[in-house]
Context: one part of a larger RNA
RNA sequence: CUCAGGAGAAGGAACUCGGCAAAUUGAUACCGUAACUUAGGGAAAAGGUAUGCCUCAAGAAUAGCUGAUACAACAUCAUAAAGUUCAAGAGGUUGCAAUGAAUCGGUGGCUGCGACUGUUUAAUAAAAACACAGCACUCUGCUAACACGAAAGUGGAUGUAUAGGGUGUGACACCUGCUCAGUGCCAGAAGAUUAAUUGAGAAAGUGAAAGCUUUCAACUAAAGUCCUGGUAAACAGCGGCCGUAACUAUAACGGUCCUAAGGUAGCGAAAUUCCUUGUCGGGUAAGUUCCGACCUGCACGAAUGGUGUAACGAUGGCCAUACUGUCUCCUCCUGAGACUCA
Numbered sequence: 001c002u003c004a005g006g007a008g009a010a011g012g013a014a015c016u017c018g019g020c021a022a023a024u025u026g027a028u029a030c031c032g033u034a035a036c037u038u039a040g041g042g043a044a045a046a047g048g049u050a051u052g053c054c055u056c057a058a059g060a061a062u063a064g065c066u067g068a069u070a071c072a073a074c075a076u077c078a079u080a081a082a083g084u085u086c087a088a089g090a091g092g093u094u095g096c097a098a099u100g101a102a103u104c105g106g107u108g109g110c111u112g113c114g115a116c117u118g119u120u121u122a123a124u125a126a127a128a129a130c131a132c133a134g135c136a137c138u139c140u141g142c143u144a145a146c147a148c149g150a151a152a153g154u155g156g157a158u159g160u161a162u163a164g165g166g167u168g169u170g171a172c173a174c175c176u177g178c179u180c181a182g183u184g185c186c187a188g189a190a191g192a193u194u195a196a197u198u199g200a201g202a203a204a205g206u207g208a209a210a211g212c213u214u215u216c217a218a219c220u221a222a223a224g225u226c227c228u229g230g231u232a233a234a235c236a237g238c239g240g241c242c243g244u245a246a247c248u249a250u251a252a253c254g255g256u257c258c259u260a261a262g263g264u265a266g267c268g269a270a271a272u273u274c275c276u277u278g279u280c281g282g283g284u285a286a287g288u289u290c291c292g293a294c295c296u297g298c299a300c301g302a303a304u305g306g307u308g309u310a311a312c313g314a315u316g317g318c319c320a321u322a323c324u325g326u327c328u329c330c331u332c333c334u335g336a337g338a339c340u341c342a
Base pairs, nucleotide, nucleotide: 001337002336003335004334005333006332007331008330010328011327014326019323027051028050029049030048031047036041038171052093053092054091055090056089059086060085061084062083066078067077068076069075094098106321107320108319109318110317111316112315113313114312118130119129134169135168136167137166138165139164140163146155147154148153172308173307174306175305177238178237179236182235183234184231185230186229187228188227191226192225193224201216202215203214204213205212206211239257240256241255242254243253266300267297278294279293280292281291282290
């Protein structure tokens, strides 16, 4: 010096990306316990007090015996010695220390995300990802839809629309705006277009002819496409420019162009904000992070869900308290290596 343990003056996160690591806390009984809340929780919230041993001990529990209820049994009541267990309380007593060792939560506040328990990258990711109950749309009438298979057949299901398949969203609360022009899907006894097919008829070749062959062809003719509607918890989309109020500024108001329709509620420098460390407020002596606001949203926005939300989380960010060798700044002890000699 390295590794594994232990102790440390004063300070106490000044360390560091970050309290990483370590320390603190810890058991049992009693007292006490906030905001918020889905009234269940939150909660072991927080915060306190006690704890050994000896003596005395109120009281409580306890199988059975005995007696009574006419009697066996059961049940109830009464009595309840001696034990056993628990124990309010009182007195005494030892040590620095009594859950004397070991086992054995640090705590609180604000906030993002996901409701929750659960699942996952066997061997670098446990999460905000997946799942989830709930919600919605859609398909399916049973030889179901759908899936596997070349088929037979099998699953679905020994089920039958309160069932089964697919898709999206993701507890709960309040909600879920506008657009059907494009794409998709659904519906539509008309019409247009359209294949094989049907084949009135015409032409050509050949033949003496009957005929045969070839070519063209009115007509016939499905789905599809065109067409007409519907449908957004289907895929998706949800604007410019100019002017205007009695300081200024701003524009409730007006004009104009375009569109299928021009983003509603709510939220907003956000897991989304480039400019940006935006501006203001809070916290610090000092804060690119954090919390609360503002709105100028480069480029939020409503089941590709929007906004809230108690509880929950080996989840992300910030703060406080306790605590500490993380640090100021290192030192010592124990053990194992390294190292030296053999």
This is a predicted structure of a 342-nucleotide part of an RNA (large-subunit ribosomal RNA, domain IV) from Candidatus Tremblayella phenacoccinincola. Model confidence (mean pLDDT): 85 of 100. The full RNA is in RNAcentral, with records from ENA and SILVA.